[in-house]
Description:
Transfer RNA from Halobacteriales archaeon QS_4_66_20, 75 nucleotides, folded computationally. It matches the Rfam family "tRNA". It is annotated as a transfer RNA. From the family's description: Transfer RNA (tRNA) molecules are approximately 80 nucleotides in length.
RNA sequence: GCGCGAGUAGUGUAGUCUGGCCGAUCACGCGGCCGUGCCACGGCCGAGACAGGUGUUCGAAUCACCUCUCGCGCA
Numbered sequence: 001g002c003g004c005g006a007g008u009a010g011u012g013u014a015g016u017c018u019g020g021c022c023g024a025u026c027a028c029g030c031g032g033c034c035g036u037g038c039c040a041c042g043g044c045c046g047a048g049a050c051a052g053g054u055g056u057u058c059g060a061a062u063c064a065c066c067u068c069u070c071g072c073g074c075a
Base pairs, nucleotide, nucleotide: 001074002073003072004071005070006069007068010028011027012026020058030046031045032044033043034042051067052066053065054064055063
């Protein structure tokens, strides 16, 4: 340099194929409450994310293009 794949809460992930049910899933973690003499376990509730930008569309995490980061392969 060329090609391919990936990027979603603090961490790990589902959703992308086939745009709309999504005000984005689940687990751990975090905060509050209940319960206990206290802790742990448990129950209920809550905060927290679509790598950045532009475009297409009535509508984009999902499609297109550019950029950035990471990984793999070729040279």